[in-house]
RNA sequence: CCAGAUGACAGGGCGGUCGCGGUGCGGCAACGUGCCGAGGAAAGUCCGGGCUUCACGAAGACAGGGUGCCGGGUAACGCCCGGCGAAAGCGAUUUCAGGGAAAGCGCCACAGAAAGCAAACCGCCAUAUCGUCUGAUAUGGUAAGGAUGAAAGGGUGCGGUAAGAGCGCACCGCCUUUGCAGCAAUGUGAAGGGCACGGCAAGCCCCACCCGAAGCAAGACCAAAUAGGGAUGACACAUGGCAUGUCUUUGCGCCGUCAUCCGGGUCGGUCGCGCGAGGUGUCUGGUAACAGGCAUCCCAGAGGAAUGAUCGUCGCCUUUGACGCUUGCGUCGAAGGAUACAGAACCCGGCUUACACGUCAUCUGGCCUU
Numbered sequence: 001c002c003a004g005a006u007g008a009c010a011g012g013g014c015g016g017u018c019g020c021g022g023u024g025c026g027g028c029a030a031c032g033u034g035c036c037g038a039g040g041a042a043a044g045u046c047c048g049g050g051c052u053u054c055a056c057g058a059a060g061a062c063a064g065g066g067u068g069c070c071g072g073g074u075a076a077c078g079c080c081c082g083g084c085g086a087a088a089g090c091g092a093u094u095u096c097a098g099g100g101a102a103a104g105c106g107c108c109a110c111a112g113a114a115a116g117c118a119a120a121c122c123g124c125c126a127u128a129u130c131g132u133c134u135g136a137u138a139u140g141g142u143a144a145g146g147a148u149g150a151a152a153g154g155g156u157g158c159g160g161u162a163a164g165a166g167c168g169c170a171c172c173g174c175c176u177u178u179g180c181a182g183c184a185a186u187g188u189g190a191a192g193g194g195c196a197c198g199g200c201a202a203g204c205c206c207c208a209c210c211c212g213a214a215g216c217a218a219g220a221c222c223a224a225a226u227a228g229g230g231a232u233g234a235c236a237c238a239u240g241g242c243a244u245g246u247c248u249u250u251g252c253g254c255c256g257u258c259a260u261c262c263g264g265g266u267c268g269g270u271c272g273c274g275c276g277a278g279g280u281g282u283c284u285g286g287u288a289a290c291a292g293g294c295a296u297c298c299c300a301g302a303g304g305a306a307u308g309a310u311c312g313u314c315g316c317c318u319u320u321g322a323c324g325c326u327u328g329c330g331u332c333g334a335a336g337g338a339u340a341c342a343g344a345a346c347c348c349g350g351c352u353u354a355c356a357c358g359u360c361a362u363c364u365g366g367c368c369u370u
Base pairs, nucleotide, nucleotide: 001366002365003364004363005362006361007360008359009358012314013313014312015311016310017309018308020037021036022035023034024033025032026031039341043352044351046350047349048348049347050346051215052214053213054212064211065210066209067208068207069083070082071081072080073079084098085096086095087094088093099206100205104204105203106200107199108198121146122145123142124141125140126139127138128137129136130135154172155171156170157169158168159167173195174193175192176191177190178189179188180187181186219271220270221269222268229262230261231260232259233258234257235256240255241254242253278297279296280295281294282293283292284291285290316337317336318335319334320333321332322331323330324329325328
């Protein structure tokens, strides 16, 4: 210098003018003035929690849902950190729905002779018959070779055999028992066994662990007019109406008006609602995630919703001019351009997705120079 890997940061600075939201102070008010005012994702609403209401004696079981190598972190998690195994890469490093298939059920398309109590299409070999110039037919042996497939009942080699075959042996793999290292996943040895036990659990299932539901339009409190409900009292109780199966009579109850009080709902208002698993700095422990100590700071909140606009200047990018030399960099100018993704709405921890121009650290491979 080129090509890459991992992690982190930043998301324009300063000033002028005009304006917006919240809040403190002054003021009768108009208004003045001080302070504060979006993000790394505020987004998607995909996980986990706080908080609230409902349900609920405790615990357990069933159903349903979720998670799934091991250890650790955390309030918790499907998140994070460290490790193991497998796969990819020369490497830094990356990726993984990574428990169980000798409990059971189910499935394994197409192709192929055969796809799960294995299987003989071609080929190879033996025998018999026919035939006679190396063939045909029948019976049997054979999983070494061909052919099919994602997958064909261990692999390679030597021996062996009529041809073959774990049939025998060596190595690798596998199974059983077991030593050592490690908290563990796991790693690495030893002995025995000729090999039994194909794959799919992202089909059902089994095992271990976790999970009550709804969500700030949660919910709590205050509470108007009007209408309606209830209680008490006063007035009226004349006529009339209603009900007691019908009619008549009598009695009783209710229907009326006014006043006071009570309680529920609606409009509306207040709270929930900003001191928090909080930020910053530093020290200690830990490989790390993280935990703890000390110091310091207070940092938007409201309702369909303020956080903006413009000018100057600096910065950034492109093109270009002059000068300097170290020859592709520096200094001083000119012109033009860009400024992303996006917008708190109860809060917090994650994940995922979007993002103009940029910056830094560590590491890997290659080339050049010394």

Model confidence (mean pLDDT): 75 of 100. A computed fold for a 370-nucleotide RNA from Robiginitomaculum sp., annotated as Bacterial RNase P class A. NCBI's taxonomy places the organism under Bacteria, Pseudomonadati, Pseudomonadota, Maricaulales, Robiginitomaculum. Its Rfam family is "Bacterial RNase P class A". The family's RNA type in Rfam is ribozyme. It is recorded under the gene name rnpB.